[in-house]
């Protein structure tokens, strides 16, 4: 020097003008008051505020309890309010490596697919080719090795045969046992077995576990509004509708009730914002995620919807903007730094 792999904090600072937005501060006006105006200082997006793609709180509506249907999850320990998140491990895969990636339970419950090519694609079978047999047609034996293919009946030597074949034998690998080691997933060693019903479940399924639904346009409260006028259909002492009373009876009240069109209202408070699964330091557990103790520090809060312009100095740049809030992920994007890995060249 060249390539690449993991990780952290930052993402404009000062300064000097203008300007916008808030309300638990301070002053000034106005008011009996609640409060309104006005000025000051203070405070004012983001690592993703985004995508809405999970999990939560909060609401409200449903709901005995189970079970259908359905929908997510799916190796093991563990963090956490929760999670499909994360941390750790374990096994595959991939990369020389630093690391990375994995929906990673079940193919022997059942179904279902395997294009094209191939002789043959899940249950056998044999186009070439090897050997035997025969002149030859042709028969027979075989899966070594060729060839199709994502995938073709364990590799690989050797030994045996006419030729080959786990036929036999070592090694790998695979299935059971056994023992040791881990909390577990799993690992290692023995030791048998000559070796299988191949392969897909992000194909239906089948196990487990787990899920009620709908979102602050939740939702609560105030204020207005629900008029007129048409129409239907029910009743006026045989009583429709209200009250006592949720129904029934009764017993009082009454002449209108009901639907449905039409046409009206469609502003405000509050949810919701200073304090909570909260930042930040320090110690302590803990490989980590995290926990836990002490200390300190906290006002964005709009609803046509605030954060914004100009100058000066610096290298000053990327993507991008709240709308009920949190905890994840996942996208989009400047530069800096720190640590490891491979190659190359010098010393």
């Nucleotide at each position: 020097g060249g390539a690449g792999g993991g990780g952290a904090a930052c993402a404009u600072g000062c300064g000097g003008c203008c300007g916008c937005g808030c309300g638990g501060c301070c002053c000034c006006g106005c008011g009996c008051a609640a409060g309104c105006g006005g000025g000051g200082a203070g405070c004012g997006a983001g690592g993703a505020a985004a995508g809405u793609c999970c999990g939560a709180a909060c609401a409200c509506c449903a709901a005995a309890g189970g079970g259908c249907a359905g929908g997510a999850u799916g190796c093991c320990g563990g963090g956490u309010a929760a999670c499909g998140c994360c941390c750790g491990g374990g096994c595959g895969c991939c990369g020389c490596g630093a690391g990375g990636c994995g929906a990673c339970g079940g193919a022997a419950a059942g179904u279902g697919c395997a294009a094209c090519a191939g002789a043959a694609a899940a249950u056998a079978u044999a186009c070439c080719g090897c050997c035997c047999u025969g002149a030859g047609a042709a028969g027979g034996g075989u899966a070594a090795g060729g060839g199709u293919g994502a995938a073709a009946u364990g590799g690989c030597g050797g030994g045996g045969u006419a030729a080959g074949a786990g036929c036999c034998c070592a090694c790998c690998g695979c299935g059971c046992c056994u023992u040791c080691c881990g909390c577990a997933a799993g690992g290692a060693a023995g030791g048998c077995g000559g070796c299988a019903g191949u392969g897909c479940a992000a194909a239906c399924c089948c196990c487990a576990u787990u899920c009620g639904g709908u979102g602050c346009a939740a939702g609560a409260c105030c204020a207005a509004g629900u008029a007129a006028g048409c129409a239907a259909c029910c009743g006026c002492u045989c009583g429709a509708g209200g009250g006592c009373u949720g129904c029934c009876c009764g017993c009082c009240c009454c002449a209108g009730g009901u639907u449905g069109c039409g046409g009206g209202u469609a502003g405000g408070u509050c949810g919701c914002a200073a304090a909570g699964a909260g930042a930040c330091g320090c110690g302590c557990g803990g490989c980590a995620a995290c926990g836990c103790g002490c200390g300190u520090c906290c006002a964005a809060g709009a609803u046509g919807g605030a954060u914004g312009g100009c100058c000066g100095c610096a290298a000053a740049a990327a993507c991008a903007g709240g709308a009920u809030u949190c905890g994840g992920c996942u996208u989009a994007c400047g530069g800096u730094c720190c640590c490891c890995u491979c190659c190359c060249g010098g010393g």

Predicted 3D model of a 347-nucleotide RNA (Bacterial RNase P class A) from a Spirochaetota bacterium. A source record names the gene rnpB. Of the family's consensus pairs, 95% are formed in the model. Its mean pLDDT, the model's own confidence on a scale to 100, is 76. Taxonomically the source falls in Spirochaetota (Bacteria, Pseudomonadati).